[in-house]
Predicted 3D model of a 350-nucleotide part of an RNA (small-subunit ribosomal RNA, central domain) from a metagenome.
Context: one part of a larger RNA
C1' cells in the first nucleotide's frame, strides 16, 4: 500500500466541545464539473500479445496488425454525485405545559460517633493478642455522668434505584445553574452526523505555597512472631488524608464493547412520564414514550457468550492493531517546578 481485524486471542482515544476534512432528508426546474457513450489529435522505437517470414529447428533476427487501459480537445446523454435556484416536513431546533433526579458552584446548618480538656462519682488496674509484650495508669487510668472544644464523615432511608459526556455525584436548608424525559399545538425549514490538528473538564496519589489536623495512617520507632521477619499481629507514629489558589493528566480510566441513524421474535421485573379502562377513591388491568436490569428467538461468535441498552443486518465518520522478547525502553522532539507524561525506535534474540 492492499486486506483482514479491534468484549476476553494483538488492537476503541479516558469524556467531551469543536476549525478544517468525510459524508447527508423529500420534489421540481436550470447547469454540466465528476460519470457515461461517440469522434479527433496524440500516445517515440524497441519490450509484450497474435499472425506470416529467415538462420536445417529452436533460441535469435524480422513483417505486419493488436496493444500502450493515458492524457488533451469537441460533439452528445442527464439517471446518479457536485453545483445553483425555488418549494417542502419526516431530521435537527425553538416556544408552552408538566415531571424526575446524589447533575454542578456558593452559602449556612443538624444529629450520632471519635478525640481532646475542665468538674464529679470511683480504685486498681486498663489496653492488646492465636498468647504476650511494647503502651497507659496511685501525679488516679479504664469505666461512668455533665459541660466545653475541634476536624473529617454523614448510620437509618438505599434499591443490578437516580443523576452527570466521562472522572464522579449521597444528612438538611437556601441561592446561583447544566442536562434529561413526557405531552399536545405552532412555529424556523435540512439549520444534521462525525471529527486529523485545537480548546476545555478529568479518580487517586504526587507537587508548589498559606491554613488546617479530631479519627486513620506510607514512611519511621518499638513489642510480637520466625531460622531470618526490613512483613502478615501488636503499641505508638510523621506526610498525607480536610480546605483555598496553582500545578500534574494517569488509572483494571472496565460494558476491557467510539459516536450517529435505520431495520430484526417475545417474556419478565424496575424508574420517570403520557393516555385508556374501572372505581366513591387509592390500586388492579391495558397501550405507549424514555431509562435500568434479567431470561430468551432468529441471526453473530474460536468458544464463552451477545440478542431491540447487540457481540445481528446495513451506511456514515473518527481512533486503533499487524508474532513474543528487548520496549512503552533509547535517542531527538515537547509539556512540567519534580515525579514524570505524551510521541516513540533499532540492534540483537526466541
Nucleotide at each position: 500500500c492492499u486486506g483482514g481485524g479491534c468484549g476476553u486471542a494483538a488492537a476503541g482515544g479516558g469524556c467531551g466541545c469543536g476549525c478544517a476534512g468525510g459524508c447527508g432528508g423529500g420534489u421540481g426546474g436550470g447547469u454540466a464539473a465528476g460519470u457515461c457513450g461517440g469522434g479527433u489529435g496524440u500516445g517515440a522505437a524497441a519490450u509484450c500479445u497474435g499472425u506470416g517470414g529467415g538462420c536445417u529447428c529452436a533460441a535469435c533476427c524480422u513483417a505486419c496488425a493488436g496493444c500502450c487501459u493515458g492524457c488533451a480537445u469537441c460533439c452528445g446523454a442527464a439517471a446518479c454525485u457536485g453545483u445553483u435556484c425555488a418549494c417542502c416536513u419526516u431530521g435537527a431546533g425553538u416556544a408552552c405545559a408538566g415531571a424526575a433526579g446524589a447533575g454542578g458552584a456558593g452559602a449556612g446548618u443538624g444529629g450520632a460517633a471519635u478525640c481532646g480538656g475542665u468538674a464529679g462519682u470511683g480504685u486498681a488496674g486498663c489496653g492488646g493478642u492465636g498468647a504476650a509484650a511494647u503502651g497507659c495508669g496511685u501525679a488516679g487510668a479504664u469505666a461512668u455522668u455533665a459541660c466545653c472544644g475541634a476536624g473529617a464523615a454523614c448510620a437509618c432511608c438505599a434499591g443490578u434505584g437516580g443523576c452527570g459526556a466521562a472522572g464522579g455525584c449521597g444528612g438538611c436548608u437556601c441561592u446561583c445553574u447544566g442536562g434529561u424525559c413526557u405531552g399536545a399545538u405552532a412555529c424556523u425549514g435540512a439549520c444534521g452526523c462525525u471529527g486529523a490538528g485545537g480548546c476545555g473538564c478529568g479518580a487517586a496519589a504526587g507537587c508548589u505555597a498559606g491554613g488546617g489536623g479530631a479519627g486513620c495512617a506510607a514512611a519511621c520507632a518499638g513489642g510480637a512472631u520466625u531460622a531470618g521477619a526490613u512483613a502478615c499481629c501488636c503499641u505508638g507514629g510523621u506526610a498525607g488524608u480536610c480546605c483555598u489558589a496553582g500545578c500534574c493528566g494517569u488509572a483494571a480510566a472496565c460494558g476491557a464493547u467510539g459516536g450517529g441513524c435505520a431495520c430484526u421474535a417475545g417474556g419478565u421485573g424496575u424508574u420517570g412520564g403520557a393516555g385508556g379502562u374501572a372505581u366513591u377513591g387509592a390500586c388492579c388491568c391495558c397501550u405507549u414514550c424514555a431509562g435500568u436490569g434479567c431470561c430468551g428467538u432468529a441471526g453473530c461468535u474460536a468458544a464463552c457468550g451477545c440478542a431491540u441498552u447487540a457481540a445481528g443486518u446495513g451506511c456514515c465518520c473518527c481512533g486503533c492493531c499487524u508474532g513474543g522478547g528487548g520496549a512503552g525502553u533509547a535517542c531527538g522532539g515537547u509539556c512540567g517546578c519534580a515525579a514524570g507524561g505524551c510521541u516513540g525506535a533499532a540492534a540483537c534474540u526466541c
The RNAcentral record of the full RNA draws on SILVA. Rfam family: Bacterial small subunit ribosomal RNA. Rfam links the family to the GO terms structural constituent of ribosome and ribosome. The prediction has a mean pLDDT of 89.